[in-house]
RNA sequence: GGCCAGUAGUUUAAUGGUAGAAUAUAUGUUUUGCAUGCAUGUGAUACUGGUUCAAUUCCAGUCUGGUCCA
Numbered sequence: 001g002g003c004c005a006g007u008a009g010u011u012u013a014a015u016g017g018u019a020g021a022a023u024a025u026a027u028g029u030u031u032u033g034c035a036u037g038c039a040u041g042u043g044a045u046a047c048u049g050g051u052u053c054a055a056u057u058c059c060a061g062u063c064u065g066g067u068c069c070a
Stems, first nucleotide, its partner, number of pairs: 001068006009023004017053001025041005046062005
């Protein structure tokens, strides 16, 4: 210098129309007690700006990580 990626504590969906799941976690229930199971809840778009009625999505820049070349 080129390319790719960045979404919940973790693993990941969502190709312009109000961001979902699993797991973890909290409460309740079940048990003599623990675990499992069941019900309910909390929790996220790396940052800044632009386009658009509307941006996780498109564009520009910054940051972080990976990879390739030298």